Model confidence (mean pLDDT): 82 of 100. The RNA shown here (transfer RNA) has 71 nucleotides and comes from Candidatus Roizmanbacteria bacterium CG10_big_fil_rev_8_21_14_0_10_45_7. Rfam family: tRNA. Rfam describes the family as follows. Transfer RNA (tRNA) molecules are approximately 80 nucleotides in length.
[in-house]
């Protein structure tokens, strides 16, 4: 250095241009003698910049970082 592919709640992960979802994982409540499990509720996220569009996680530039393949 080229080439792909990847950056989303705290953790893994979805979301075919229209209200950002789900497990778990935290915090409160119920439940229990107490813990666990189980029930309810609640907080928490799109890597940075620009663009297109009525509207962008999403599509284009461009920069970072991170994996993998050539060299």
């Nucleotide at each position: 250095u080229g080439c792909g592919g990847g950056g989303u709640a705290g953790a893994u992960u979805a979301a075919a241009g229209g209200u950002a979802a789900a497990u778990c994982g935290a915090u409160g409540c119920g439940c229990u003698c107490u813990g666990g499990a189980c029930g309810c509720a609640u907080a928490a996220a799109u890597c940075g910049g620009g663009g297109u569009u009525c509207a962008a996680g999403u599509c284009c530039c461009u920069g970072c970082c991170c994996c993998g393949c050539a060299g």